[in-house]
RNA sequence: GCUUCAUCGGGAGAUGGCAUGCCUCCCGCCCCGGCCAUGCGCUGCGGGGCAAACCACCUUCGGGUUGAUGAUGCCUGCACCGCC
Numbered sequence: 001g002c003u004u005c006a007u008c009g010g011g012a013g014a015u016g017g018c019a020u021g022c023c024u025c026c027c028g029c030c031c032c033g034g035c036c037a038u039g040c041g042c043u044g045c046g047g048g049g050c051a052a053a054c055c056a057c058c059u060u061c062g063g064g065u066u067g068a069u070g071a072u073g074c075c076u077g078c079a080c081c082g083c084c
Stems, first nucleotide, its partner, number of pairs: 009027005016075005022070001028050006034042002036039001056065003
């Protein structure tokens, strides 16, 4: 320096919200400030920005299909049917 794995933390998973001891994926860089034992220091010191993950499926490319979940539960919205 590169790769892989584990842990912690942050983020993402085709239409909204919350929860989950769950699943999968991404995690690098820069800037500002703070503290001290002033060191390639503080592996939860704090904040911000960018990047990454992410942006469904099928197709004869004409067109067609499913769903507010990654998964589960609840709420909200929409659609259909029935009852009052």